[in-house]
Context: one part of a larger RNA
């Protein structure tokens, strides 16, 4: 020096554990904000560093309920001083207070600071209170160039502004990529940005589809049709619809004709025009208006408002049944017994239906919120025949050019949309049925609204998991978006476990009146459980012994 063994050190794997995560289902809620939000700064406790709470009324104040013996939040013990059966602490509802910054809004500013004016107040101060941003809309007053007017100005009322996870609608709109290169194409109308809204949004009551039929009958979503028909440097790829089966169902209102009122204007004084309001009217087997004739005085609703039995949310309440002599440090184990509409689960010194919290079951709210059978109010809703030809959405439909959207890349390219330029008809009318024409069928554009079925989950509650168990599971089980890094946008950790209970080692000795260690000391079941603490692998470092060179 090597190998082996024993005993240690170091180290923190493994096992066990879980306060934290992840996911799913159902339900709730789906917003907050100038009555000042989200998010912060600074304060605030008797002693107070951080967290939490709160706001100069500052770990809180008032009140109404619940609840019951102890309390003055946590790390975190202590000292002091207090509160409390005249009900504290605690839990819930409703109020009060709520500094400064922040949309931030009197002005300014390098956020949490500086500063102005008017009015009011008193304790007269370096005081207190209130008001003072901008924009939009309405109204009133005022009012230029310029006479009327308009612009502008002033005042006043109402509203807006900002934040927020996803879902939604609209606007703008890539590239990496694929095509084994690349340009049409694809990725993709995706990502991103912008605007806007709601609890959903959007869409929506046929100028829809069909196919020769005794057709269907708003929209939305799912399954299918179907990887079909098609589109496509016919490459890569893209990719329907009709029809069928389901979910849920709901239909309404204007414009116009015509009539009336009010105001203004014109007038040949007959009336006419314009604007506003009211009645009327809303359709495609065409409907409505107006005129005539007949019939009738009901019925059926409503998405609007109110009341409201009852239900729910937001504190809670009752809740069965066990003992001791065994083992053990400890009983829940073993033994014997009991309850069960309760043997879900968790805790307790090992494994507890009967010890504790609970569980099954039953009950509960003064004020607050929500839902709501039913009732009431309000409101809507009906015809037949004949005549007349007044109305039925115009720079619209449509066409040309150049585009976009439709599964459809210009193609035979219909259909839908808007850009530029042209530009109809008026029910004897017009659109569509994939060029176009005829016949036929079908529908009625150029106005608006509409629940449910559908999408999502930042947030709240409940339940569950052939989900993880500290290099896993969230980045974060722990004071984590922290420490730290970066000018900045931004990046971004590590770090859990004594014991049943601190019972956390009094005292003595060594040592520097340390740190640390030792003991014949003590606690504990155990101290090789001693806070560098459960278990304690390996690498690595030793001590002793054996063998060997």
């Nucleotide at each position: 020096g090597g190998c082996u063994g024993a005993c240690g050190g170091u180290g923190g794997a493994u096992g066990c554990c879980u306060u934290g995560g992840c996911g799913u289902a159902c339900a709730g809620a789906g917003g907050c904000g100038a009555u000042g939000a989200a998010g912060g700064a600074c304060g605030u406790g008797g002693c107070u560093a951080g967290c939490u709470g709160c706001g100069a009324u500052a770990a809180u104040c008032u009140u109404c309920g619940g609840g019951u013996a102890g309390g003055u939040g946590c790390u975190a013990a202590g000292c002091a001083a207090c509160c409390u059966u005249u009900g504290a602490u605690c839990c819930g509802g409703a109020g009060g207070u709520c500094u400064c910054c922040g949309a931030a809004u009197g002005g300014g500013a390098a956020a949490a600071c500086c500063u102005c004016a008017a009015c009011g107040g008193c304790u007269c101060g370096u005081c207190c209170g209130u008001u003072g941003a901008u924009c939009a809309u309405g109204c009133a007053c005022u009012g230029a160039a310029u006479a009327c007017a308009u612009a502008g100005g002033u005042g006043u009322a109402u509203g807006a502004g900002g934040c927020u996870a996803a879902c939604c609608u609209g606007g703008u709109g890539a590239a990496g990529u694929g095509a084994a290169a690349c340009a049409u194409c694809u990725c993709a109308g995706u990502a991103a940005c912008c605007a806007g809204a709601g609890g959903a949004a959007a869409a929506g009551a046929a100028a829809u589809c069909a196919a020769a039929a005794u057709g269907a009958g708003a929209a939305u979503c799912c399954c299918u049709c179907a990887g079909u028909a098609g589109c496509g440097g016919c490459g890569a790829g893209c990719g329907a619809a009709c029809g069928g089966g389901g979910a849920a169902u709901a239909g309404g209102c204007c414009a116009a004709a015509c009539u009336g009122a009010u105001a203004g204007g014109a007038u040949u004084c007959g009336u006419c025009c314009u604007a506003u309001c009211a009645g009327g009217g809303u359709u495609g087997u065409a409907g409505g208006g107006c005129c005539c004739u007949c019939a009738a005085c009901a019925u059926a609703g409503g998405a609007c408002c109110g009341c409201a039995a009852g239900g729910g949310a937001a504190a809670g309440c009752a809740g069965a049944a066990a003992c001791g002599a065994c083992u053990g440090g400890a009983a829940a184990g073993a033994g014997u017994u009991c309850c069960a509409a309760a043997g879900a689960g968790g805790g307790u010194g090992a494994u507890a239906g009967a010890c504790c919290c609970g569980u099954a079951u039953g009950c509960g709210a003064a004020a607050u919120c929500u839902u709501g059978a039913g009732c009431g109010g309000c409101u809507u809703u009906a015809g037949a025949g004949g005549g007349u030809a007044c109305c039925u959405g115009a720079g619209u439909a449509c066409c040309a050019c150049a585009g976009g959207g439709c599964a459809c890349g210009u193609g035979u390219a219909a259909c839908c949309c808007g850009g530029u330029g042209g530009g109809a008809a008026u029910c004897u009318g017009g659109g569509a049925g994939g060029a176009c024409c005829a016949u036929c069928u079908u529908c009625c554009a150029a106005g608006c609204c509409u629940a449910a079925u559908u999408a999502c989950u930042a947030c709240u509650g409940u339940a569950c998991g052939a989900c993880c168990g500290a290099u896993a599971g969230u980045g974060a089980a722990c004071c984590a978006g922290u420490a730290c890094c970066g000018u900045g946008a931004g990046g971004g950790a590590a770090a859990g476990g004594u014991g049943a209970a601190a019972a956390g080692u009094a005292c003595c000795c060594c040592g520097g009146c340390u740190a640390g260690g030792g003991g014949c000391a003590g606690u504990g079941a155990a101290a090789u459980a001693g806070u560098a603490c459960c278990u304690g692998a390996a690498a690595c470092c030793g001590u002793c012994a054996g063998c060997u060179u």